[in-house]
RNA sequence: CCAGAGGGCCGGGCGGCCGCGGGUCUCGCAAGAGGCGCGAGGAAAGUCCGGGCUCCAUGGAACGACGGUGCCGGGUAACGCCCGGCCGUUUUCGCGAAAGCGAGAGCGAGGGAUAGUGCCACAGAAAGGAUUCCGCCCGGCUUCGGCCGGGUAAGGUCGAAAGGGUGCGGCAAGAGCGCACCGCGUCCCUGGCAACAGGGGCGGCACGGUAAACCCCACCGGGUGCAAGACCGAAUAGGGGCGGCAUAUGAGCAUGUUCCGGCUCGUCGCCCGGGUUGGUCGCUUGACCCCGAACGUAAGUUCGGGGCUAGACGAAUGGCCGCCGUCCUCGCGAAAGCGGGGAUACAGAACCCGGCUUACAGGUCCUCUGGCGCA
Numbered sequence: 001c002c003a004g005a006g007g008g009c010c011g012g013g014c015g016g017c018c019g020c021g022g023g024u025c026u027c028g029c030a031a032g033a034g035g036c037g038c039g040a041g042g043a044a045a046g047u048c049c050g051g052g053c054u055c056c057a058u059g060g061a062a063c064g065a066c067g068g069u070g071c072c073g074g075g076u077a078a079c080g081c082c083c084g085g086c087c088g089u090u091u092u093c094g095c096g097a098a099a100g101c102g103a104g105a106g107c108g109a110g111g112g113a114u115a116g117u118g119c120c121a122c123a124g125a126a127a128g129g130a131u132u133c134c135g136c137c138c139g140g141c142u143u144c145g146g147c148c149g150g151g152u153a154a155g156g157u158c159g160a161a162a163g164g165g166u167g168c169g170g171c172a173a174g175a176g177c178g179c180a181c182c183g184c185g186u187c188c189c190u191g192g193c194a195a196c197a198g199g200g201g202c203g204g205c206a207c208g209g210u211a212a213a214c215c216c217c218a219c220c221g222g223g224u225g226c227a228a229g230a231c232c233g234a235a236u237a238g239g240g241g242c243g244g245c246a247u248a249u250g251a252g253c254a255u256g257u258u259c260c261g262g263c264u265c266g267u268c269g270c271c272c273g274g275g276u277u278g279g280u281c282g283c284u285u286g287a288c289c290c291c292g293a294a295c296g297u298a299a300g301u302u303c304g305g306g307g308c309u310a311g312a313c314g315a316a317u318g319g320c321c322g323c324c325g326u327c328c329u330c331g332c333g334a335a336a337g338c339g340g341g342g343a344u345a346c347a348g349a350a351c352c353c354g355g356c357u358u359a360c361a362g363g364u365c366c367u368c369u370g371g372c373g374c375a
Base pairs, nucleotide, nucleotide: 001371002370003369004368005367006366007365008364009363010362012324013323014322015321016320017319018318020039021038023036024035025034026033027032041346045357046356048355049354050353051352052351053225055223056222066221067220068219069218070217071085072084073083074082075081086110087108088107089106090105091104092103093102094101095100111216112215116214117213118210119209120208133156134155135152136151137150138149139148140147141146164182165181166180167179168178169177183205184203185202186201187200188199189198190197191196229281230280231279232278239272240271241270242269243268244267245266250265251264252263253262288307289306290305291304292303293302294301295300325344326343327342328341329340330339331338332337
């Protein structure tokens, strides 16, 4: 310098004109006018997880159902988040003859498969109380091609997986049948808070895989979302109470009209109560942001100093223009550079906060890996 991987940060700047939503000041009786200042994000998104707050439900405890979480330790208000570690696995590099060892990076729903049940496609003889298709060994028979009976899981075949692996012994051929090492199980010792690691004894192997299959174990969990919820409360039309007045030979309802019959009761004033439109609060000062110090490997915690920067609700935060950035590309030029064209992302608060996930033109920084060049 180039390429790749992982992570952090930024994500246009200045000016002019016209607008919009809050705040505040001045003028004005008011309506309103003017000035000043403020006005989206790293994800405001998905609404997935955890909380604050709210109302509803709820006497306490235990158990059960349902849902969730799941190596260990720490952080946190809490979490399925974050930090550190352990184990497994993938990849790169180094050492090595190899087996392997060490380092870096990525990934892991990473409790339990000797509690039980289920499932394991295709292929294959056989897929889980093992099994004899080929082969091998022994015996018998034979028309000499083989056939029958028995033994055998060492070899072949199929498969993602074949009931421990490698080697030596052993055997008719074989087999943990015996032995050594590895693996597995179990007991103990050492180190570690722990996950776990290292070592020793014993066991011949009894234990294939699968729990984002049922299940078992441990732990956690009431429901509802600011359209939550609280308050004020108009006209009009209903409801109720008190008082005044009125009274049925009346008024109204059903009917095309009449009669008979049925049912209901008016008006005025004052007061009370519920609801609708509307208004106010909730509403933005908060597990907040910045700087510094101490402690801690870190996530983070504590202390000190400073800061206040949207608050709408048929929902503001916008539009146009000029100049300059940045990137791509074309032309001219020996070069420096000049000129033309294009692009400048994802996206838009709605009660608030902590996370996760997803989207994102372009720029920039750090770490690691590989290649090339120079010293």